[in-house]
RNA sequence: GGUUUAUACAGAAAUGGGGAGAGAACAGGCUCUACGAACCAUUAGCAACCUAUCGGAGUGCUGAUAAGGUGCUAAUUCCUGCCUAAUGAAGCAUAACGCCUUCUUAGGAACUAUGAAUC
Repeated sequence: GGUUUAUACAGAAAUGGGGAGAGAACAGGCUCUACGAACCAUUAGCAACCUAUCGGAGUGCUGAUAAGGUGCUAAUUCCUGCCUAAUGAAGCAUAACGCCUUCUUAGGAACUAUGAAUC
């Protein structure tokens, strides 16, 4: 790096170095930042994917405890982007049936991130 799979509205920061950007990429928005960004180190913490121990179930599930391997510690993956839906809102339109545009809400997908397994 590829594939598969699970999770992503909860939770958890100080110090030193650093010195202007940062929030994955693109676009739009919004936000953080010289009261010091990214990044690096140390310490602390959160969580419980893998793991360990003890159970339940009896099958691929599940509870408790621990914290060895990862991960994480602004904002939901910061929000939107693609698809679907609506007794939704505004707009437009027909003789009637409606229409598409914008928005809102809900669901899904894609992307991304992380774990685990595998190549």
The RNA shown here (SAM riboswitch aptamer (S box leader)) has 119 nucleotides and comes from a Cytophagales bacterium. It matches the Rfam family "SAM riboswitch aptamer (S box leader)". Its family is annotated with regulation of gene expression in the Gene Ontology. The sequence was found by an Rfam model in a public genome assembly.